Predicted 3D model of a 148-nucleotide RNA (FMN riboswitch aptamer (RFN element)) from an uncultured Micrococcales bacterium. Rfam family: FMN riboswitch aptamer (RFN element). Rfam's curators write: The RFN element is a highly conserved domain that is found frequently in the 5'-untranslated regions of prokaryotic mRNAs that encode for flavin mononucleotide (FMN) biosynthesis and transport proteins. Its mean pLDDT, the model's own confidence on a scale to 100, is 85.
[in-house]
């Protein structure tokens, strides 16, 4: 030095007009960017978290058996794996960027023009409004002890 523990805390931003009965949903200008990596700084490259599907496990009910109890009401063990809650979850799904400059090195930094954004609601069609979420996370930083 470095490996492991425990336990705290922190972890998602973003509107105005117009039209119109009726739209922060359409029209028109705005305005936002979760987490780690990348010889230079990323919404867009890799990769990950979340929503979504979701095999198998694991465990409760209800179900069959046996035993105790039997006046109600049960209570215990075994078993089946068709039927039903739940919790874990392999694994799957899962949008978007080129060009030129600089330089050792950039699709990450300038410069120009571009693109992308889940489900479910709405009295008019959502990235921005509400709602699962005072939720979950990938992730951060701290504080203890231990091995060494």
């Nucleotide at each position: 030095a470095g490996u492991g523990u425990g336990c705290u805390u922190c972890g998602g931003g973003g509107u105005c007009a117009g039209u119109g009965a009726a739209a922060a949903u359409c029209u028109g200008a705005g305005c936002c960017g979760g987490c780690g990596g990348u010889u230079a700084g990323a919404g867009u490259c890799c990769g990950c978290g979340a929503c979504c599907c979701g095999a198998g496990u694991u465990u409760g009910g209800a179900c069959a058996c046996c035993g105790c109890a039997u006046c109600c009401a049960g209570c215990g063990g075994u078993g089946a794996g068709a039927c039903u809650g739940a919790a874990u979850g392999a694994g799957g799904u899962u949008g978007a960027g080129c060009u030129g400059g600089u330089g050792a090195a950039a699709u990450u930094c300038c410069a120009g023009c571009a693109c992308c954004g889940a489900c479910g609601g709405u009295a008019a069609u959502a990235g921005u409004c509400c709602g699962g979420a005072u939720g979950a996370g990938a992730g951060a930083a701290g504080c203890a002890g231990a091995c060494g």